This is a predicted structure of a 93-nucleotide RNA (c-di-GMP-I riboswitch aptamer) from Thiorhodococcus minor. It was read from a public genome assembly, where an Rfam model found it.
RNA sequence: AUCCGACAAAGGCAAACUGUCCGAAAGGGCAGGACGCAAAGCCACUGGCCUAAGCCCCGAGCAACCUCGGGAGACGGCAGCAGGGCUACCGAA
Numbered sequence: 001a002u003c004c005g006a007c008a009a010a011g012g013c014a015a016a017c018u019g020u021c022c023g024a025a026a027g028g029g030c031a032g033g034a035c036g037c038a039a040a041g042c043c044a045c046u047g048g049c050c051u052a053a054g055c056c057c058c059g060a061g062c063a064a065c066c067u068c069g070g071g072a073g074a075c076g077g078c079a080g081c082a083g084g085g086c087u088a089c090c091g092a093a
Stems, first nucleotide, its partner, number of pairs: 004091002012037002017032006035080001041086003045083003048078003056071006
């Protein structure tokens, strides 16, 4: 130094749930709270998963503007789904 990961030490993060704010939603911010986590630190590059507002397609209604229902759809998300990339504390075997 690399791999690795102790019932080590010092610390760290924070699931569900609750409050509040943002968002069409998925989801996210903050506060509380701890299920867990050795990268549960960062990055949507690959696969996967979630959502479907606008656009598009179909149908119905309307004088019209437009409204409603359905379909497809990421340009929206998830890094606590996996792979990959970048970075990092400690040091027993």

Its mean pLDDT, the model's own confidence on a scale to 100, is 89.